The RNA shown here (c-di-GMP-I riboswitch aptamer) has 101 nucleotides and comes from Pseudomonas linyingensis. RNAcentral holds the sequence, with entries from ENA. Lineage of the source: Bacteria > Pseudomonadati > Gammaproteobacteria > Pseudomonadales > Pseudomonas. Its Rfam family is "c-di-GMP-I riboswitch aptamer". From the family's description: GEMM was predicted in a large-scale screen for bacterial structured RNA regulatory elements. The coordinates come from a structure-prediction model, not an experiment, and the mean pLDDT is 82.
RNA sequence: CACAAAUUUUGGCUCACCCGCUCGAAAGACGGGGUCGCAAAGCCUCCGGUCUAACGCCGCCUGCCCAAGAAGCGGGCGGCCAUGAUAGCGGGGUUGCCGGU
Numbered sequence: 001c002a003c004a005a006a007u008u009u010u011g012g013c014u015c016a017c018c019c020g021c022u023c024g025a026a027a028g029a030c031g032g033g034g035u036c037g038c039a040a041a042g043c044c045u046c047c048g049g050u051c052u053a054a055c056g057c058c059g060c061c062u063g064c065c066c067a068a069g070a071a072g073c074g075g076g077c078g079g080c081c082a083u084g085a086u087a088g089c090g091g092g093g094u095u096g097c098c099g100g101u
Stems, first nucleotide, its partner, number of pairs: 002101002012038002017033004022029002036088001042094003046091003049086003056080009
């Protein structure tokens, strides 16, 4: 310097869960505690999956308005939808410690 890989060292990260005058519509993130596990469970949303559904669209119900209706404005419910999230769901990219050849 290169290579493949996991059995070794020093260490590293931190699932669930708990806490929070934190951020967010939520999923979730962040900080502290914690420690199921991880040889990249370091970093990156390029591809697929999964999660959420604010905005938007569609449908239904409803209030105001009206002589009545339509339209308009508002409220509620449902459906669809990432531009949001997940790198500890895989694939991919990239960087890296120790040991071995």